């Protein structure tokens, strides 16, 4: 000086005016409802992607199976997860001569001796191995052929352990030591798994993020889930639907009373109906309420565990809109840039990503500043 895919901490404070939601008592109002002043509270670390797992609600379902999806070392942690922690094993990177670790990082990390199937190109050959070149013996017209051979060379992402010695015509697990792999048994550990003893020449290439096969989990649809209460409009059943006088074509018809609606309430007065009006029912439209804010709840101590986390005890109550609040200015103060400086300051300018909508636990993505860490450069 600059990088991280690593930990952690803030996300400027405090004030005065305006304004805005929600609640609380109160006062004007007879209650709703509305108005007022007063006091309280009012976005995030990701409220964001909607990606994965709950609550919670409805639907659907005896049980079991097939299908399908999904996850995949072990043990933990958790209401649970595909999420977190701790360890194993493999791979890479620091150190180091090797073994190996003060280590750091990474891994969709079951199962390829249960079957299928794929290995491009190149290459003589790509999984029942394989002879282009050398290499070795035979034959020979000298050009070659015919067997042998996987040590050496070629091809390839891979060529059927892998060093070394012996052994061969030349080789070759053909035979040995040793590394490796397979079985087996014994010690450690809950465990993945490590160490060891004994056997076997080696029989089992690689891919399951190709089908498959194992274990495990797994109903669908989401707060526009759902609940309640209900204008109006139709529907059902129930009540009530009077009285007089005229005319007349004997069925009405037209006057008044009375009666119901309307004219914002009261009297009058006006219009309209008197086959209408009034009640009650059940579902239910608008529209309102609720689901929704005491909770897998915050904050501190302490104790338990290496840790994620868990147990206790104190103390707190912490948004809840729906055409959708959560703001706007001002003053001083911190903090980071630039200029200036009499070093005591002054001037000026900035402060990133982003705005809850049932709720909640991770995961990813977005993004400013600050400490600490880890690893790179350069200097002393």
């Nucleotide at each position: 000086c600059g990088a991280g895919g690593u930990g952690g901490a803030c996300a400027g404070a405090c004030g005065g005016c305006c304004g805005c939601a929600c609640c609380a008592a109160c006062g004007g109002u007879u209650c709703a409802u509305c108005c007022g002043g007063u006091g309280g509270u009012g976005a995030g670390g990701a409220a964001a992607g909607u990606c994965c797992g709950a609550a919670c609600a409805c639907g659907a379902c005896a049980g079991g199976a097939c299908a399908c999806g999904g996850u995949g070392g072990u043990g933990g942690g958790u209401a649970a997860c595909g999420c977190c922690c701790a360890c194993c094993g493999g791979c890479c990177c620091a150190u180091g001569a090797u073994c190996g670790u003060c280590g750091g990082g990474u891994c969709a990390g079951g199962g390829a001796a249960a079957g299928u199937g794929c290995c491009a190109c190149a290459g003589a050959g790509a999984g029942u191995a394989g002879a282009c070149c050398g290499c070795c013996g035979g034959c020979u017209u000298c050009g070659g052929u015919c067997g042998g051979u996987a040590a050496g060379g070629g091809u390839g992402a891979a060529a059927g352990g892998g060093u070394g010695c012996g052994g061969u015509a030349a080789g070759a697990g053909c035979g040995c030591a040793c590394c490796g792999c397979c079985c087996g048994g014994c010690u450690g550990g809950u465990g993945a798994c490590a160490g060891u003893c004994g056997g076997g020449g080696c029989a089992c290439g690689g891919c399951a993020a190709a089908c498959c096969c194992c274990a495990c989990c797994g109903c669908g649809u989401g707060c526009a889930a759902g609940c309640g209460c209900a204008a109006g409009c139709a529907g059902u059943c129930c009540u009530c639907u009077g009285c007089g006088u005229u005319c007349c074509u004997c069925g009405g018809a037209a006057c008044g009373c009375g009666u119901c609606c309307g004219u914002g309430g009261u009297c009058c007065g006006c219009g309209g109906g008197u086959u209408g009006a009034g009640g009650a029912c059940g579902g239910g439209u608008c529209g309102c309420g609720u689901g929704c804010a005491g909770g897998a709840g915050a904050u501190c101590g302490u104790c338990g565990g290496c840790g994620a986390c868990g147990g206790c005890g104190a103390u707190c109550c912490c948004a809840g809109a729906u055409g959708a609040a959560u703001g706007g200015u001002c003053g001083u103060c911190a903090c980071c840039c630039c200029g200036g400086u009499u070093c005591g300051c002054c001037g000026g300018g900035g402060g990133a990503c982003a705005g809850a909508a049932u709720u909640c636990g991770g995961c990813u993505u977005a993004c400013g500043u600050c400490c600490a860490c880890u690893g790179g450069c350069g200097a002393u």
Bacterial RNase P class A from Phycisphaerales bacterium UBA854, 380 nucleotides, folded computationally.
The model forms 95% of the base pairs in the Rfam consensus.
Its Rfam family is "Bacterial RNase P class A". It is annotated as a ribozyme.